Predicted 3D model of an 84-nucleotide RNA (c-di-GMP-I riboswitch aptamer) from Aneurinibacillus thermoaerophilus. RNAcentral records the identical sequence in 3 taxa.

[in-house]
């Protein structure tokens, strides 16, 4: 320094559902919990999902709309241990 994760060490991380609590909501935060993962660390100013208070447009029902959210979709980047 490249590439892989078959073994084997220290370990980390926490899906769903419940309980609390923030929020219009989507979802975040704490505890409990462990379906999972080798980047399930960061990063939303690349793509892709969600949601639509507020806005526009409509008689109305409703469409659109990101400034609001997801990185455990796809990417971007750092980076533990180990084998070649």
């Nucleotide at each position: 320094a490249u590439c892989u994760g078959a073994a084997a060490a220290a370990g980390g991380c926490a899906a769903a559902u419940c309980u609390a609590u923030c929020g219009a909501a989507a979802g975040g935060u704490a505890g409990a919990g462990a379906c999972g993962u080798a980047a399930a660390g960061c990063c939303a100013a690349g793509g892709g999902u969600c949601u639509a208070a507020g806005g526009u447009u409509g008689c109305a029902a409703a469409a659109c709309u990101a400034u609001g959210a997801c990185a455990g979709c796809c990417g971007g980047u750092u980076g533990c241990c180990a084998a070649a």

NCBI's taxonomy places the organism under Bacteria, Bacillati, Bacilli, Paenibacillaceae, Aneurinibacillus. The RNAcentral record of the sequence draws on ENA, Rfam and Ribocentre.